[in-house]
Molecule: transfer RNA
Organism: Luidia senegalensis
RNA sequence: GUGAAUUUAGUUUAAAAGAUAAAACUUUUGAUUUGCAUUCAAAAAAUUUAGGUUUAAAACCUAAAAUUCACA
Numbered sequence: 001g002u003g004a005a006u007u008u009a010g011u012u013u014a015a016a017a018g019a020u021a022a023a024a025c026u027u028u029u030g031a032u033u034u035g036c037a038u039u040c041a042a043a044a045a046a047u048u049u050a051g052g053u054u055u056a057a058a059a060c061c062u063a064a065a066a067u068u069c070a071c072a
Base pairs, nucleotide, nucleotide: 001071002070003069004068005067006066007065010025011024012023013022019055027043028042029041030040031039048064049063050062051061052060
C1' cells in the first nucleotide's frame, strides 16, 4: 500500500433480515448476621465518531477512528 473482519454498561455476551436497548458478573445502598461470607431486594452504568436513507436505525449506505488477520 491492497483486501477482509470486529467495535453495545467497568467486564463477558444478547437484541430474526429496521419497531421496548435485555441478562450475568462487578459497583453502590438496604435487609438478614455479634461480625464477615452466603442469600434476598433496589439503584447506577452502554450502541466508537460524523453524515445519509427511513414514519422509525444498535442494525441499511458513505466517510473517519481503534483493534485483529491475510497478501505485498